[in-house]
RNA sequence: CUCAUCGAGAGGGACUGAGGGAACGGCCCGUCGACGUCCCGGCAACCGCCACGACACGUGAUCCGAGCCCCAGGCUCGGGUGUCGGGGAGAACGGUGCCAAUUCCGGCCCGCGGCGAGAGCCGUCGUGGGGAAGAUGAG
Repeated sequence: CUCAUCGAGAGGGACUGAGGGAACGGCCCGUCGACGUCCCGGCAACCGCCACGACACGUGAUCCGAGCCCCAGGCUCGGGUGUCGGGGAGAACGGUGCCAAUUCCGGCCCGCGGCGAGAGCCGUCGUGGGGAAGAUGAG
C1' cells in the first nucleotide's frame, strides 16, 4: 500500500499499585485493585491444515509403490496436480488474534423523523446509509 472482517464468542490465579478505555468530547472501568506482566484456561476460524463436493488439466508417456510371470523383459493393480465452493456441530495439530461495554458512543457527508412559535434557515434529540480514524488477518 491492497483486500477482507469488526452488533456473535470466550476468565481464573500470581505479581504490581494508579491510572485505564488509541487522541479529543462524552460516557464508563478502577484501591471491593482497574491498566500492565507472567502462568494456566478458554473463544474463534483469518492463514496453514482436515474431510467432502464441483470443475479443469493429466490419465496407452514419464515417475513411485505393490503383486505376478515365461524374469531378456513383460503383465496387472494402485497412486496425481490445480482452482473454486459450502462446512460456525471441521477443529486433532501449527502461525496469528482475541477473552468489560457494537471498534463503548460521537465528530465529517447525504437522507428521514420528533421537539422548539417551527414552513424555510437554525438548534437539539433520535434514526438509516456512506466516509474518516483505528484494530486484526492475509498478501
Molecule: SAM riboswitch aptamer (S box leader)
Organism: uncultured Nocardioides sp.